[in-house]
Context: one part of a larger RNA
Molecule: small-subunit ribosomal RNA, central domain
Organism: Micavibrio sp. UBA6139
RNA sequence: CUGGGCGUAAAGCGUAUGUAGGCGGUUUCGUAAGACAGAUGUGAAAUCCCAGAGCUUAACUUUGGAACUGCAUUUGUGACUGCAAGACUUGAGGAUCGGAGAGGUUGGCGGAAUUCCUAGUGUAGAGGUGAAAUUCGCAGAUAUUAGGAGGAACACCGAUGGCGUAAGCAGCCAACUGGACGAUUACUGACGCUGAGAUACGAAAGCGUGGGGAGCAAACAGGAUUAGAUACCCUGGUAGUCCACGCCAUAAACGAUGUGUGCUAGCUGCUGGGACUCUUAGAGUCUCGGUGGCGCAGCUAACGCCUUAAGCACACCGCCUGGGGAGUACGGUCGCAAGAUUAAAACUC
Repeated sequence: CUGGGCGUAAAGCGUAUGUAGGCGGUUUCGUAAGACAGAUGUGAAAUCCCAGAGCUUAACUUUGGAACUGCAUUUGUGACUGCAAGACUUGAGGAUCGGAGAGGUUGGCGGAAUUCCUAGUGUAGAGGUGAAAUUCGCAGAUAUUAGGAGGAACACCGAUGGCGUAAGCAGCCAACUGGACGAUUACUGACGCUGAGAUACGAAAGCGUGGGGAGCAAACAGGAUUAGAUACCCUGGUAGUCCACGCCAUAAACGAUGUGUGCUAGCUGCUGGGACUCUUAGAGUCUCGGUGGCGCAGCUAACGCCUUAAGCACACCGCCUGGGGAGUACGGUCGCAAGAUUAAAACUC
């Protein structure tokens, strides 16, 4: 290299856009680079293979043939791939109309609750736990009523629901804005798929600067528990959690399942459209898109998957090659740092 794989055994990049590259619908004519066929030349000898010969045989030596699957030149073919010119509409895109949605960004508004403050009522407890204590309270707590301040999150609806490429998205209203879907279509005419590098986005934690700070709460302090208790439980409590801007680039970033296209029994929910029919507050049939449950064939080591495939195929990318050492060291790149990324070997079983 060929070959074998990647749901759970090692293995799908967190996700997308896209450069080079790889691959690419139907059809006409041409061309002849690839391809195929024929011819010629060449392809040293030895070796290998075949048929003989010589040493008593064999190894060995030797004669002849074949072969040397290659290269070059030349003649031809025109199916397929390429190239050139033209045509097409099914792929892709566009146009018009329509409804659905926690898709995104910005601004404003709302009520419940916690905490704090002020005032009233009121009196000795309150908190907390398995039980307690730390803690708060006669300087008037807890409870309750009224008013105020401030921050964060949005009960019910709510779902086995919806939207988004993924991360993710939920009170209400407005503005701006992205995508998907359905119906119609007289437009463009292969404009497509994938995608090494690259670029963008990327939960939480963390970092920088400036704000903010109600609740919660790493660290920390105290009280308990315990043989001990650097914990689990309790009382406090700072970073942080929130906002703006800038970094970081990782997660069991999971469907542990790359993207795209076509094909391959059905049954039954939910969700967004549409068409037709009828006995029309509705029902039935069909159809396109999404999202669940079951299930045939098939696949699978089994579990299971099964038109949302892990089935049958094709195109392209990524990745794997015994366990440990190790996702570590060194070097490079990136980062303010934390660290991220790329990534071994000795040794050992």